[in-house]
RNA sequence: GGGCCGUUAGCUCAUCUGGUAGAGCACUUCAUUUGCAAUGAAGAGGUGGCCGGUUCGAGCCCGGCACGGUCCA
Numbered sequence: 001g002g003g004c005c006g007u008u009a010g011c012u013c014a015u016c017u018g019g020u021a022g023a024g025c026a027c028u029u030c031a032u033u034u035g036c037a038a039u040g041a042a043g044a045g046g047u048g049g050c051c052g053g054u055u056c057g058a059g060c061c062c063g064g065c066a067c068g069g070u071c072c073a
Base pairs, nucleotide, nucleotide: 001072002071003070004069005068006067007066010025011024012023013022019056027043028042029041030040031039049065050064051063052062053061
């Protein structure tokens, strides 16, 4: 320098054909307990790496850039 893959909640990851994003764990509150844990109920938490484009509408399609992984030189 080039090819491929990835970047979504604090962490690990979903989201099949474009229609306003979810799960598990963690966190907060409540119930249960003498207390803790476990369990149950409720809740908070996301400019979807950044910038642009296409579209009525983009996590998803297109381009550029950044970062990480991997392969080639």